Transfer RNA from Thermococcus sp. JdFR-02, 76 nucleotides, folded computationally. Lineage of the source: Archaea > Methanobacteriota > Thermococci > Thermococcaceae > Thermococcus. The sequence was found in a public genome assembly. It matches the Rfam family "tRNA". Its family is annotated with triplet codon-amino acid adaptor activity in the Gene Ontology.
C1' cells in the first nucleotide's frame, strides 16, 4: 500500500423495498416462594463509528475518513 467483510441499547445481535429503530442477556421495580434461584408481568437503555453529499424522508444509497478482523503484496 491494495483488496474483502465487519461497526445498531452496557454484552451478542435482527433490521425485508429508503417511511415510527428492535430482540436475548444484563440493570431496575413487582409478583410467586419460608427465603434464594428459577419462572412470570411491567419498566429501563441507542450521536444506528465520524464527516460531507444525495433525497420530501437515511441504520439503509454515493463520497471520504477512523477502528476492529482476514487475505495479499511492497521495503529491508
Nucleotide at each position: 500500500g491494495c483488496c474483502g467483510c465487519c461497526g445498531u441499547a452496557g454484552c451478542u445481535u435482527a433490521g425485508u423495498c429508503g417511511g415510527u429503530a428492535g430482540a436475548g442477556c444484563g440493570c431496575g421495580c413487582g409478583g410467586c416462594u419460608g427465603u434464594u434461584a428459577a419462572c412470570c408481568g411491567c419498566g429501563u437503555g441507542g450521536u444506528c463509528c465520524c464527516c460531507c453529499g444525495u433525497u420530501c424522508g437515511a441504520g439503509c444509497c454515493g463520497g471520504g475518513g477512523c477502528g476492529g478482523c482476514g487475505g495479499c503484496g511492497c521495503c529491508a